[in-house]
Predicted 3D model of a 359-nucleotide RNA (Bacterial RNase P class A) from Desulfovibrio sp. 6_1_46AFAA.
This record gives sequence, C1' cells and structure tokens, in this order.
RNA sequence: GGAGCCGGACAGACCGUCGCUGCGGGCCAUUGGCCCGGAGAGGAAAGUCCGGGCUCCACAGGGCAGGACGCUGGGUAACACCCAGGAGGGGCGACCCUCGGACAGCGCCACAGAAAGCAAACCGCCGUGCUUUGCGCGGUAAGGGUGAAACGGUGGGGCAAGAGCCCACCAGAUGCCGCGGUGACGCGGCAUGCUCGGCAUACCCCGUCUGGAGCAAGACCAAAUAGGGAAGGCGGCCGGCCCGGCCCAUGCCUUCCGGGUAGGUUGCUUGAGGGCGCGGGCAAUCGCGCUCCUAGAGGAAUGACGGUCACAUGCGACUUGUCGCAUGACAGAACCCGGCUUAUCGUCCGGCUCCCGCU
Repeated sequence: GGAGCCGGACAGACCGUCGCUGCGGGCCAUUGGCCCGGAGAGGAAAGUCCGGGCUCCACAGGGCAGGACGCUGGGUAACACCCAGGAGGGGCGACCCUCGGACAGCGCCACAGAAAGCAAACCGCCGUGCUUUGCGCGGUAAGGGUGAAACGGUGGGGCAAGAGCCCACCAGAUGCCGCGGUGACGCGGCAUGCUCGGCAUACCCCGUCUGGAGCAAGACCAAAUAGGGAAGGCGGCCGGCCCGGCCCAUGCCUUCCGGGUAGGUUGCUUGAGGGCGCGGGCAAUCGCGCUCCUAGAGGAAUGACGGUCACAUGCGACUUGUCGCAUGACAGAACCCGGCUUAUCGUCCGGCUCCCGCU
C1' cells in the first nucleotide's frame, strides 16, 4: 500500500421565526382561552416471529391428543436468546455455518442409469450349448458407462473369471477395558472382515416445556331517551260522611333505587431501567456503592420555513483547490420489557488475518 474478518459508537450541528402534544406555575373564566418555563421518536419505533411482566376468564389430581423446542455446561424472570465448550463442515487465514434418533416401525430418493437399498448383469470378463460376424443358459460387482449418491482403499494371494473369498497395511464401524473431563466428548489398548447409503423440513420414536384471551386486557364515574324494580298518591256507583261492598282500570302522577349506552377518568409509563466505579466470573452475567429521569398521544403531537457551518456524492466553471448548483439512507412510539429477523446514505473507533514493497 492492497484485500478481508470480528466487535462497538453515531445517525449532521447551531441560531431565529411560526406552529403541534403533554407537564409545572400564573391570570381570565364554566370545562376552555391567554402568558411564562421546561420536555417531546428509533437503532431498528418495523415484521408481530419467539419469551416474559401485567390484566381478566377457567382450573382437585393424573393422563391422552395438539403445539413448540432438541449436542454439553452455564446465564436469565423466561426464551427458539446469550456465553463458554464439543463434534462435523467451509475458508490459506482472521473467522463463519450446522446440531437428538435412520439397528423401533413405515415411507421417499427427480433426471440419467442395467440397478437407488438388498439387491441388481447394459457393455465387458469367464464357463457352456447351438443353427458360430451371432443367439441362449449359468457364473462374476474386478473394469467401462450414469448419477448428488453405486455398498471401503492400495498391493498380493487365490480363481474358469472374479469377489474380504484369504492375507498385509491404511481408513471406518461395533463391543469391551483403561485414562482425562461436571459433561458433550477426547486419547490409548484389545477383539470382531463387521464395511452397515441419504432424507426425520415425510410420518414417526425419545426427552423437555406447555390452560385460554389480550390494554379494543381490565377498573371507576356516569347523562339524554327507552325499558325494569320499590314506596306513596289519584277514578265511578250505593251514600250526608266514614267503614265496607261492587264496577272500571292494571293505567296516570310524584319520589327513590339499580343495570347499561354515549361521554369522561384510570390502567400509562420509575423500569427484570440507563451511566460510572469497585468486586466475583474465561465470558454471558451477577453483587455492592454513587448518580441520572428520558414522549405518553387517542384518527392519534413530535412539524414547516429562513440563515450559518460541516461531511459525502454528482455536474459545471476556472485562478487547480477553490467557487456555484443539486441531492442526502431505512424509517414514525401507541401497555411495558428481553430477544430474533428484516431494511438502511454514510461516518468514526478498537482488535485481528492474508498478500506485496521498503528498512
């Protein structure tokens, strides 16, 4: 100097004017207005894919079904997340990706190929028969060819030709033993010719977890109108009046009560919170101390304009490093939190790898 890998931070700055939504104070005043002060989007606020808090409903206990997850150990409120480790795979490397079981059963493996799972004969090789440029029968998985994948590899023996059929070495598998490790697993030894295809994101098996709905959850206050309940009062006849009887009506008036709708209030933002320091731990993270307060709207505010400066890119001009013009990413809180995934113009910082050159 070039090409990369991993992690972290930022997401233009300042001033002015006019607005918008909460909060605090003051003034006027019937639920609004004015003035002052201060606050007001993100790293993903997104997708709503996981996990929790919170709320309501359901629930004796156990099981089935369904769903999710899946190497080991740890972290956490919890997780499908994170950290550390293991194994396999990729990369020269920094580093990245993946993860139960295929000897329980059942199924699938396109195209090509003779054959795709326990066997299998297209060519070839060997033997044999015949009607001998060939055809039939039998043997053969060593050779050719196909494929993502063809049932260990090399050499030798053996054979009609061949083949772990036998042997040596190599690779793997299984079983047993020893050592190391909390464990996944690793290392070593012995035995067995055992050589065993892939897919579980096909069903399935094993293990673990798992009630449902969601802030439009839920709680409170509460009109108008209609309807409900309770108490009291109100009619006609007999009659002078009262009691009483009969008839009519089952209504009307007054007061009170409760449910619920509109509307309003609450839930609502201080929280598994952020920063710094110390300590434990490889780390994720945990403990202690100090410190900070940082949106709460409800068709839904967080904006617009002007100026100065900075950065990047493009175009143009010339005085060749300045000027002018244009453009500036993804995106927009809605109960809250922890994650994952996806989108993103660019800038800065830290650690590391490979290559080239010079000293």
Source information
Rfam family: Bacterial RNase P class A. Its family is annotated with dimeric ribonuclease P complex, tRNA processing and ribonuclease P activity in the Gene Ontology. The family's RNA type in Rfam is ribozyme. The sequence is in RNAcentral, with records from Rfam. The prediction has a mean pLDDT of 77.